[in-house]
RNA sequence: CCAGAUUGUUAAUUGGUCGCGUACUCCGUAAAAAGUGUACGAGGAAAGUCCGGGCAGCAUAGGGAAGGACAGUCGCUAACGGCGACCGGGGGCGACCCCAGGGAAAGUGCCACAGAAACGAAACAGCCCGUUUUCGGACGAGCUACGAUGAAACGAGCGGGGUAAGAGCCCGUAGUCUCCAGGGGUGACUUUGGAGAGAGGUAAACCCUCUCUGCUGCAAGGAAUGGGCCUAGUUGGAGCACGUUAUAACUGCUCCAUUGGUUUCCCGCCAGCCCGAAUAUAAUCCGCUUGAGCCUGCUGGCAACGGCAGGCCUAGAUAGAUGAUCAAUCUCGACAGAACCCGGCUUACAGGCUUUCUGGCACU
RNA sequence: GCUGGCGUAGCUGAAAUGGAUUAGCGGUGACAUGCUAAGUCUCAGUAUGCAGGUUCGAUUCCUGUCGCCAGCG
Numbered sequence: 001c002c003a004g005a006u007u008g009u010u011a012a013u014u015g016g017u018c019g020c021g022u023a024c025u026c027c028g029u030a031a032a033a034a035g036u037g038u039a040c041g042a043g044g045a046a047a048g049u050c051c052g053g054g055c056a057g058c059a060u061a062g063g064g065a066a067g068g069a070c071a072g073u074c075g076c077u078a079a080c081g082g083c084g085a086c087c088g089g090g091g092g093c094g095a096c097c098c099c100a101g102g103g104a105a106a107g108u109g110c111c112a113c114a115g116a117a118a119c120g121a122a123a124c125a126g127c128c129c130g131u132u133u134u135c136g137g138a139c140g141a142g143c144u145a146c147g148a149u150g151a152a153a154c155g156a157g158c159g160g161g162g163u164a165a166g167a168g169c170c171c172g173u174a175g176u177c178u179c180c181a182g183g184g185g186u187g188a189c190u191u192u193g194g195a196g197a198g199a200g201g202u203a204a205a206c207c208c209u210c211u212c213u214g215c216u217g218c219a220a221g222g223a224a225u226g227g228g229c230c231u232a233g234u235u236g237g238a239g240c241a242c243g244u245u246a247u248a249a250c251u252g253c254u255c256c257a258u259u260g261g262u263u264u265c266c267c268g269c270c271a272g273c274c275c276g277a278a279u280a281u282a283a284u285c286c287g288c289u290u291g292a293g294c295c296u297g298c299u300g301g302c303a304a305c306g307g308c309a310g311g312c313c314u315a316g317a318u319a320g321a322u323g324a325u326c327a328a329u330c331u332c333g334a335c336a337g338a339a340c341c342c343g344g345c346u347u348a349c350a351g352g353c354u355u356u357c358u359g360g361c362a363c364u
Numbered sequence: 365g366c367u368g369g370c371g372u373a374g375c376u377g378a379a380a381u382g383g384a385u386u387a388g389c390g391g392u393g394a395c396a397u398g399c400u401a402a403g404u405c406u407c408a409g410u411a412u413g414c415a416g417g418u419u420c421g422a423u424u425c426c427u428g429u430c431g432c433c434a435g436c437g
Stems, first nucleotide, its partner, number of pairs: 001360005008353003012329007020041005026035001043335001047346002050344005055217004062267004067213003071209001072086005087101001088099004102208002107206002109202003119155001124147001126143002129140004157173005176197009221286003226275004230233001235257007259271004293312008330333001365436007374389003383420001391407001393405003413429005
């Protein structure tokens, strides 16, 4: 210098004038409105609403089943499907990047077309032996290395032995998987030794294992839900008590059955009637922004993240506020606008700055 | 703002527990008619919103994204 990998950050800047929203002050008013002044006023993604949590309500919320979600290990965290480090696998010369990364030796299903055959067993072509022959072949028995088909062929490569022909059929060796023992590591895992095994693929097919899981979302919810009545809480039956001289009725308790509600089912749970108020131009106020908050310094940890000290207050609307214009400068400015709040993920994004590295070429 | 659902020829719909998509209307051409429509016969083209993944193979399964529709004091 060229090509590439990777980390973080910024999101044109400055000033004047006018305008908008919120809070406070002053003025004003019966109370308001209008007006004065001061302060503050969108993002790294405010987006998608894909996860997680806070918060709120609901026995129609409880218990169980079903359903749903996650998937190497250890850690971080309020929590997570997120993040960090490590392990294993894959890609790249490399820096580095990618992985929905439990189980296919629990069971079931599926594997089109082609092919003899798609996982249970078989044999088209072929090899070998026997019998037979019209010499083309036919029949019987054994075999699956080689051929053809396919994404995949019965599932351990190479060498040797073995045999009529062959084959893990046997042996040696390399590799795979499982188990046992020793060493290392918190662990995934790794390494050494020994024993055993021959298992197609597919779980983003059903399923199994492990862990988690109630539902609804601020249009949640609250201010603000009340008052009255008697037969005292669906209806029926049985028993006991009460009641009566006795039986019955009424009433109470227990049990059984039953009606309605129950966001998928069961158990369980809940249950009377009447009258009114508010809103419907879906109003008003609260919830609403001080919070797992931000900045700086020190400190523990490889890191994610945590601890301590000091400082700061930084939108809160409800038809929805951040704009217009003038001047100056430059590299001429991307994606894009809060609506209960946070932690993540994903997606969109012009240009600039920046961290640490890799490969190649040239020169010293 | 929150919560659900759907995207397949030009239009409307089907096909669904993975094996290459079908019908009606529409279109082309011909017949018929004096001409047109209706009718009859024939023919053709084109489609799973987009991007990636799983699988031998995806309209179907999974993820992201774009667009559309519906509901909610």

Predicted 3D model of RNase P RNA and transfer RNA as a complex of 437 nucleotides. Its mean pLDDT, the model's own confidence on a scale to 100, is 77. Rfam match: Bacterial RNase P class A. It is annotated as a ribozyme.